[in-house]
């Protein structure tokens, strides 16, 4: 002094579906499918939608976390943003700090 990859801090991005059930629950894919009327809408209640907050999980430019095409194509399943193409296509959020470790340099000591 350098550095893939590991860990931890700040601050930062994102997603959150499909079935069964009168509900409790469970099942499916998944790193993750939580939660809280906090708001506004619709519903006569349970509830649903759109949005906020939070709480685990990914990611953060070595970016395939995520978004956009897409109410799109192929295959699959009970179904489904399940899987695969598209596709290294177009955007995407610190090119932040420290530890450790491995290197590699120079001091110093001892033999």
């Nucleotide at each position: 002094a350098a550095u893939a990859a590991c860990c931890c801090u700040u601050g930062g991005g994102g997603g959150a579906g499909g079935c069964a059930g009168a509900a409790a629950u469970g099942c499916c894919u998944g790193a993750g499918a939580g939660u809280c009327g906090c708001u506004c809408g619709c519903u006569u209640u349970u509830g649903c939608g759109a949005g906020g907050g939070u709480g685990a999980c990914c990611c953060c430019u070595u970016g395939a976390a995520c978004c956009u095409g897409a109410u799109a194509c192929g295959g699959a399943u009970a179904a489904u943003u399940c899987c695969g193409g598209c596709g290294g296509a177009g955007g995407a959020a610190a090119c932040a700090g420290g530890g450790a470790a491995u290197u590699g340099a120079u001091c110093a000591g001892a033999a």
TPP riboswitch aptamer (THI element) from a Nitrospirota bacterium, 111 nucleotides, folded computationally. It was read from a public genome assembly, where an Rfam model found it. The model forms 91% of the base pairs in the Rfam consensus. Taxonomically the source falls in Nitrospirota (Bacteria, Pseudomonadati).